This is a predicted structure of an 87-nucleotide RNA (c-di-GMP-I-GGC riboswitch aptamer) from Niallia nealsonii. The sequence was found by an Rfam model in a public genome assembly. Model confidence (mean pLDDT): 86 of 100.
[in-house]
RNA sequence: UAAGAUAAAGGCAAACCUCUCGAAAGAUUGGGACGCAAAGUUACAGGUCUAAUGUUGGAUACAACGAUGACAGCUGAACUGCCUAAA
Numbered sequence: 001u002a003a004g005a006u007a008a009a010g011g012c013a014a015a016c017c018u019c020u021c022g023a024a025a026g027a028u029u030g031g032g033a034c035g036c037a038a039a040g041u042u043a044c045a046g047g048u049c050u051a052a053u054g055u056u057g058g059a060u061a062c063a064a065c066g067a068u069g070a071c072a073g074c075u076g077a078a079c080u081g082c083c084u085a086a087a
Stems, first nucleotide, its partner, number of pairs: 001087001003084002011036002016031002020027002034073001040079003044076003047071003052068001054065004
């Protein structure tokens, strides 16, 4: 440099339960491990989820549309980083 052994010193932690926040999606605390070699960071491109506020329709109930919301453990991109065989 490149790569990631059925590797792993050290690390993260899905579902589920729990605490708090939130309209929700979701996030957070503690537990818990399905998995992860970037499951570290950034919503930049695509994608997905939600629909409070808003707009439209409607007598209402409600429906449709729609990110200023969310997801980095969906794909790509950018930035950064630990360890270690064989080469």